[in-house]
Molecule: transfer RNA
Organism: Longimicrobiales bacterium
RNA sequence: ACGUGCGUAGCUCAAUUGGUAGAGCUCCGGUCUCCAAAACCGGAGGUUGCAGGUUCGAGUCCUGCCGCACGUG
Numbered sequence: 001a002c003g004u005g006c007g008u009a010g011c012u013c014a015a016u017u018g019g020u021a022g023a024g025c026u027c028c029g030g031u032c033u034c035c036a037a038a039a040c041c042g043g044a045g046g047u048u049g050c051a052g053g054u055u056c057g058a059g060u061c062c063u064g065c066c067g068c069a070c071g072u073g
Base pairs, nucleotide, nucleotide: 001072002071003070004069005068006067007066010025011024012023013022019056027043028042029041030040031039049065050064051063052062053061
């Protein structure tokens, strides 16, 4: 330099044909307990890497850029 894939919550990952952005862990509160842990209940947490385009509607499709991984030279 070129090719392929990936980028979504603090972390690990879903989101089927474009149609309300979710789960587990973590964190906070509560129940329970002498206290704590575990268990159970509830809650918080997101400009979906950045900038544009298409569309009534984009995490999803298109373009450019940035970052990471693998491959070729």